The part of an RNA shown here (large-subunit ribosomal RNA, domain II) has 696 nucleotides and comes from a Pseudomonadota bacterium.
[in-house]
Context: one part of a larger RNA
RNA sequence: GCCGGCGAGUGAGUCUUGGUGGCCUGGUUAAGCAAGGCGACUUGCGGAGCCGUAGCGAAAGCGAGUCCGAACAGGGCGUAUUGUGGUCGCCAGGAUUCGGCCCGAAACCGGGUGAGCUACCCAUGGCCAGGGUGAAGCGGGGUUAAGUCCUCGUGGAGGCCCGAACCAUUUAGGGUUGCAAACCUACUGGAUGAGCUGUGGGUAGAGGUGAAAUGCCAAGCGAACCCGGAGAUAGCUGGUUCUCCCCGAAAUGCAUUGAGGUGCAGCCUCAGGGAAGUGUUCUGGAGGUAGGGCUCUGGAUGGGCUAGGGGGCAAAACGCUUACUAAACCCAACCAAACCGCGAAUGCCAGCACAUGACACCCUGGGAGUGAGUCCGUGGGGGAUAAGCUUCACGGUCGAAAGGGAAACAACCCAGACCACCGGCUAAGGUCCCCAAGUUUGCAGGCUAAGUGGGAAAGGAUGUGGGGUGGCCCAGACAGCCAGGAGGUUGGCUCAGAAGCAGCCAUCCUUUAAAGAGUGCGUAACAGCUCACUGGUCGAUGCUGUCCCGCGCCGACAAUGUAACGGGGCUAAGCCUGCCACCGAAGCCGUGGUCCCGAUGAGCGCAAGCAUCAUCGGGAGGUAGGGGAGCGUUCCGUCCAGCCAUGAAGCCCGAUCGUAAGGUCGGGUGGAGCGGACGGAAGUGAGAAUGCCGGC
Numbered sequence: 001g002c003c004g005g006c007g008a009g010u011g012a013g014u015c016u017u018g019g020u021g022g023c024c025u026g027g028u029u030a031a032g033c034a035a036g037g038c039g040a041c042u043u044g045c046g047g048a049g050c051c052g053u054a055g056c057g058a059a060a061g062c063g064a065g066u067c068c069g070a071a072c073a074g075g076g077c078g079u080a081u082u083g084u085g086g087u088c089g090c091c092a093g094g095a096u097u098c099g100g101c102c103c104g105a106a107a108c109c110g111g112g113u114g115a116g117c118u119a120c121c122c123a124u125g126g127c128c129a130g131g132g133u134g135a136a137g138c139g140g141g142g143u144u145a146a147g148u149c150c151u152c153g154u155g156g157a158g159g160c161c162c163g164a165a166c167c168a169u170u171u172a173g174g175g176u177u178g179c180a181a182a183c184c185u186a187c188u189g190g191a192u193g194a195g196c197u198g199u200g201g202g203u204a205g206a207g208g209u210g211a212a213a214u215g216c217c218a219a220g221c222g223a224a225c226c227c228g229g230a231g232a233u234a235g236c237u238g239g240u241u242c243u244c245c246c247c248g249a250a251a252u253g254c255a256u257u258g259a260g261g262u263g264c265a266g267c268c269u270c271a272g273g274g275a276a277g278u279g280u281u282c283u284g285g286a287g288g289u290a291g292g293g294c295u296c297u298g299g300a301u302g303g304g305c306u307a308g309g310g311g312g313c314a315a316a317a318c319g320c321u322u323a324c325u326a327a328a329c330c331c332a333a334c335c336a337a338a339c340c341g342c343g344a345a346u347g348c349c350a351g352c353a354c355a356u357g358a359c360a361c362c363c364u365g366g367g368a369g370u371g372a373g374u375c376c377g378u379g380g381g382g383g384a385u386a387a388g389c390u391u392c393a394c395g396g397u398c399g400a401a402a403g404g405g406a407a408a409c410a411a412c413c414c415a416g417a418c419c420a421c422c423g424g425c426u427a428a429g430g431u432c433c434c435c436a437a438g439u440u441u442g443c444a445g446g447c448u449a450a451g452u453g454g455g456a457a458a459g460g461a462u463g464u465g466g467g468g469u470g471g472c473c474c475a476g477a478c479a480g481c482c483a484g485g486a487g488g489u490u491g492g493c494u495c496a497g498a499a500g501c502a503g504c505c506a507u508c509c510u511u512u513a514a515a516g517a518g519u520g521c522g523u524a525a526c527a528g529c530u531c532a533c534u535g536g537u538c539g540a541u542g543c544u545g546u547c548c549c550g551c552g553c554c555g556a557c558a559a560u561g562u563a564a565c566g567g568g569g570c571u572a573a574g575c576c577u578g579c580c581a582c583c584g585a586a587g588c589c590g591u592g593g594u595c596c597c598g599a600u601g602a603g604c605g606c607a608a609g610c611a612u613c614a615u616c617g618g619g620a621g622g623u624a625g626g627g628g629a630g631c632g633u634u635c636c637g638u639c640c641a642g643c644c645a646u647g648a649a650g651c652c653c654g655a656u657c658g659u660a661a662g663g664u665c666g667g668g669u670g671g672a673g674c675g676g677a678c679g680g681a682a683g684u685g686a687g688a689a690u691g692c693c694g695g696c
Stems, first nucleotide, its partner, number of pairs: 001696006011098014026051003032045005055062002065077004101239002104236001108229006119203009128193001130162003133158001137154006166190003171186004205221001207217003214223001242630006252265005266370002268367007277356004282351004291342001292340002297336003301332004306326001308325002310322004373398001375396008403414003418593004423589003429583003432568003438580001442579006453570001459554002463551010480537005486510003491505003516531001520529002594620009603610002631685001633682008642674002650669008
């Protein structure tokens, strides 16, 4: 890992609701007793007690009333009426107390078992090759007045030195399903000591022991192990077993030692009852958002006017002045979620009418689940007018939704899958090939030349198409070419110089067809070249400026390999506008069928009514979850005077029936039990729980 088996809402008591019964001249017995029975048990007795028959009050208490109160105010709860009800069983849903759907702690407590491992201690034994060093003391010699000191020997001290046994385990390598749940090899530390070691004994878990590491206390010790309390508790995780039919959520509000839990409400379902619900037009309402506005509250700009302040003059004072600042006021133009003398659209409330109406709505009661949401569009807040960000609101999708489209793609677009069909029509999206449908361009009219299409901004540009507007133009425009482009004057100032052309100021006049006190280059300054401006030449349905719109261009750099159309490929098979046709889904239609609900009729029934039949109408995506109907397994009761060696169950194969769970039949195997109908009771259905046991 696979296969097989085992494996999870049960039992008791109480309460509550529904179903179904008994009794109602209220219902019912409990313990116990008696009789019968082998027994399980059955029948009778037993009225104690319980519920009901009256309520209200905390109570005393009063009583169809009572309580509060001074009240013969008021109000609460009752009575009365309607509805229907009371009680005792059985069955079912739910609650509650118990382990209470199953498995799962880390832990807590009690009583014991452990120091044959290890820590320390006690008692008593054992062990430490060999070599080196050579303390004290002692002796000899020398020395000293003596003490003393020197020297030679002797001596054999030491948590001394080297190094086996022994103990330890430094580093490296190996080993890492090992030789080994800590080892092996080499190297290394200690090796007369705080040494190592045998045996016997001691200390025990709220504890011991500890040269102290939270170390050790029998291979896991921040509190050992075993059994018990014990099925501890687990607002947590995982798992929870047959089928079909109907409906079908929530991820919100408030509260919470609350935030991944729970209570109440909301939303789902079922039953009973009731009458209404929803949509559209119209009418009538409430309201201060979008927008707009500036009276108010504030902000803020320019100008005016003018207090105050500042500066200057003056200063005893009256004052004067100001290119400063500035309230109020005036003019103009603005800004605001917490500004409004205005003010929508939607939405909301109500009413008439119409439409609809197996839906929806309201009430009462039984059962829930949900209370982590998600993305998209829109209106806001937070953030950075960031986030697949966060937080509200309104709507939608997913959640719990399959199908078609978007290459692929929960949330986008289309559309809501009962089943079958080798029938039809459409939606979104498409119609050259991959690939269903339009290619001799589907038709008509435009645009694009960039493979733009098929990724991007500020910004840039005689790209190109269209539109508006201004100027010039056969009295000759625009471009080119020829020619002129002058005088006062070198304007004034400044300056070394400043002569059109460093800079500052002014920017006139004259001659003219025209010519700036000068557009650029240039000079040290002049000079020189050129421009504006003018004439000529040339001969244009023309030239030039500016604005708007359409499509394009540049801006444009990333990591394996084209790689920014899904691909091929496309100049239409790109873009815009209009039109026709077709394709295209589980949508719609057609044909057939199943189930559910409602209505009507039939049939049945004493009736209430009905699960049967027919017709008509409607419905059938679905997680949590509610409701309904069934299948199968084991056992029990009754019946079939059922089946069975002429072959039971089980197993294998095949056929067949049923919407399904499943049923039946045939053959084989097997070799002794088994079934059907009705009713009853459950150890009643397995794929998942790192499930448990076994096999392979």

It matches the Rfam family "Bacterial large subunit ribosomal RNA".